RNAcentral holds the full RNA, with entries from ENA and SILVA. This is a predicted structure of a 351-nucleotide part of an RNA (small-subunit ribosomal RNA, central domain) from an uncultured bacterium. Rfam family: Bacterial small subunit ribosomal RNA. Its mean pLDDT, the model's own confidence on a scale to 100, is 88.
[in-house]
Context: one part of a larger RNA
RNA sequence: UUGGGCGUAAAGGGUGCGCAGGCGGUAUGUUAAGUCAACUGUUAAAUUUCCCGGCCUAACCGGGAGCAUGCAGUAGAUACUGGCGCACUAGAGGAUGGAAGAGAGAAGUGGAAUUCUCGGAGUAGCGGUAAAAUGCGUAGAUCUCGAGAGGAACACCGAUGGCGAAGGCAGCUUCUUGGUCCAUUUCUGACGCUCAUGCACGAAAGCGUGGGUAGCAAACAGGAUUAGAUACCCUGGUAGUCCACGCCCUAAACGAUGAUCACUGGAUGUUAGUUCUGCUCUGCAGGAUUAGUAUCGUAGCUAACGCGCUAAGUGAUCCGCCUGGGGAGUACGGUCGCAAGAUUAAAACUC
Repeated sequence: UUGGGCGUAAAGGGUGCGCAGGCGGUAUGUUAAGUCAACUGUUAAAUUUCCCGGCCUAACCGGGAGCAUGCAGUAGAUACUGGCGCACUAGAGGAUGGAAGAGAGAAGUGGAAUUCUCGGAGUAGCGGUAAAAUGCGUAGAUCUCGAGAGGAACACCGAUGGCGAAGGCAGCUUCUUGGUCCAUUUCUGACGCUCAUGCACGAAAGCGUGGGUAGCAAACAGGAUUAGAUACCCUGGUAGUCCACGCCCUAAACGAUGAUCACUGGAUGUUAGUUCUGCUCUGCAGGAUUAGUAUCGUAGCUAACGCGCUAAGUGAUCCGCCUGGGGAGUACGGUCGCAAGAUUAAAACUC
């Protein structure tokens, strides 16, 4: 609990879809619910406020005025909001014609490299480190040539390049499929924005079942280092990393910046279009204009750093969140989960 805030001080939900709810373009008619104003009734008296009066004064008492809004009714107003009707096209969506892309899923396939196996050739070392040792090697290693097996990842292109809502996505080909952008005044005619609950997606690690296992590598073993060394370094090495299906649902899930709309100087790159002009015209250069992406900067903002048409500027709508530090993202309870745990979420006490 009003307010003030949320890039870095506490604070943007990990992301999307979306019911209820909230908010909603232009013109016109109608209604009169909200709204506005008038009147009537009621809102007891006492109390409180003002004036006058009575006890000598005060307290106290009496009279009068005033009184706060609310509720109901009556007859009105109609700008705005709402309801209903009708119309419009600037929002939104469709159609047509083009464009780019590691967007997603499935299947197939390629070369380099590591490892292993086999064969040839060859001999005493190899490997590793700051230096060593463990380790491998005369049962022939390392090195070298040829053949084969298998798994995983895709050098160059490659880029403050592209795509996706986010997580994320990269060899090549095919199939299926989502979204975006540009152009055209061709159609619909407000169909929109946001979104508690809900539903879906959600890196890595982890879990279940079944496969797979080349390299790497928690745990583990050994060798070193050291005062010690449950580490850093070295030699090995199992889960895991990979695939299928099912869970988990968390991250510095970051732009530490919610979504949508409108407005507000410029400069320089770059990506995808459209269009115009010039030239020495397979093309190049320049201008205009959309949609992205990046750097620098005006005004403005900011505690400063910085942000700056991709805003953290100026406004609007809706959602989420914060409210001193610790205790604590913990306990208890609930929900979810096979578990690990996740989520929701205090208090005592203390400074």